This is a predicted structure of a 74-nucleotide RNA (c-di-GMP-I riboswitch aptamer) from a Bacillota bacterium. Its Rfam family is "c-di-GMP-I riboswitch aptamer". Its family is annotated with cyclic-di-GMP binding in the Gene Ontology. Model confidence (mean pLDDT): 87 of 100. The model forms 94% of the base pairs in the Rfam consensus. Taxonomically the source falls in Bacillota (Bacteria, Bacillati).
RNA sequence: AGUCGUAAAAGGUAAACCUGCCGCAAGGCAGGGGCACAAAGUCAUGGAUCCUUCGGGAUCGCCAGGCUGCCGAC
Numbered sequence: 001a002g003u004c005g006u007a008a009a010a011g012g013u014a015a016a017c018c019u020g021c022c023g024c025a026a027g028g029c030a031g032g033g034g035c036a037c038a039a040a041g042u043c044a045u046g047g048a049u050c051c052u053u054c055g056g057g058a059u060c061g062c063c064a065g066g067c068u069g070c071c072g073a074c
Base pairs, nucleotide, nucleotide: 002074003073004072005071012037013036017032018031019030020029021028022027035061041067042066043065045064046063047062048059049058050057051056
């Protein structure tokens, strides 16, 4: 540097559901919780889905793509 995530270890994230707050809503944030995740980190760029007071929003844990990154194996 490349490929990979079969095995181990360290560390990380956190679905459903419950509680509180915010939002018209989709949904978000915090706490509990733990189904899963090797990018389930990040960017709404293309597609997709969802909401809407039709102005615009939401989802990156839907797919693709960009950027960045831990550990290990070969």